[in-house]
């Protein structure tokens, strides 16, 4: 001197799934039957360790699988993920 990931922090995009009844202040509440998967939770395949005679067993292990505990099914709003700018770090030579 170049200056990458990790991370923050603004701003842009950003799925999916609903009816019935019942109460008021007509916009929300609450009830039942269902329904979704993209906050956050949870399960596991290979592989990996260990222990045992063969073939087991235990522990560990990812997703957008999977479950729906949370959340959510008008709008807004939150919102994985992504894009940009900005700080931040100091990979590398």
């Nucleotide at each position: 001197u170049u200056g990458a990931a990790a991370u923050u922090c603004a701003g842009g995009a950003g799925a999916g799934a609903g009816c019935u009844c019942u109460u008021u202040u007509u916009a929300a509440a609450g009830a039942g039957c269902g329904c979704c998967g993209a906050a956050g939770g949870g399960g596991c395949a290979a592989g990996g360790u260990u222990c045992c005679c063969a073939g087991g067993a235990a522990c560990u292990g990812a997703a957008a699988c999977u479950c729906u505990c949370a959340g959510g099914c008008u709008u807004a709003a939150g919102a994985a993920u992504u894009c940009u700018g900005a700080a931040g770090g100091g990979a590398c030579g």